c-di-AMP riboswitch aptamer (ydaO/yuaA leader) from a Nitrospirota bacterium, 141 nucleotides, folded computationally. The source organism's lineage runs through Bacteria, Pseudomonadati and Nitrospirota. The prediction has a mean pLDDT of 80. It matches the Rfam family "c-di-AMP riboswitch aptamer (ydaO/yuaA leader)". Rfam describes the family as follows. This family represents a conserved RNA structure found upstream of the ydaO and yuaA genes in Bacillus subtilis and related genes in other bacteria.
RNA sequence: UGAACAUAGCAGCCGAGACCCGUCCGGGAGGGCGGGUGCGGGGGACCCAGUUUUAUGGGGCGUAUUCCUGCGCAAUGCAGGAUAGGGCACUUCCAGGCCCGAGCCCGUCAGCUAACCUCGCAGGCAUUUGGGAGGGCGAAC
Numbered sequence: 001u002g003a004a005c006a007u008a009g010c011a012g013c014c015g016a017g018a019c020c021c022g023u024c025c026g027g028g029a030g031g032g033c034g035g036g037u038g039c040g041g042g043g044g045a046c047c048c049a050g051u052u053u054u055a056u057g058g059g060g061c062g063u064a065u066u067c068c069u070g071c072g073c074a075a076u077g078c079a080g081g082a083u084a085g086g087g088c089a090c091u092u093c094c095a096g097g098c099c100c101g102a103g104c105c106c107g108u109c110a111g112c113u114a115a116c117c118u119c120g121c122a123g124g125c126a127u128u129u130g131g132g133a134g135g136g137c138g139a140a141c
Stems, first nucleotide, its partner, number of pairs: 009137002012125003018037008038121006048111001055108001057109001058106004066082006085100004090134006
């Protein structure tokens, strides 16, 4: 100096919503544009499926669907209670506890769907229950 192993120790969450390169703006943080890789969504044949098409219209993203009660002329409205389903700190199993169960979009139109075409890479949060098994990063000595 290099390599290997181990140990002390370390790791934020929901979500597809990330990484790299070049270039420009900027004091910086960061941002714009272009390219590549990756992740996610939509459209789109044969075959297969399906037949009810302007009315109860239809469809997409998403865990966010379905029911009951009350208010209301009514509503896809308001309030409450359940519920399919979903989340809780690397993964998984067991036990226990806590929460969500929304919202938005297309615009008369779309089943699946190879080739192909196309869109997005946001936004919002804050605290770690215990045990078993298995992983990641990682010094000094």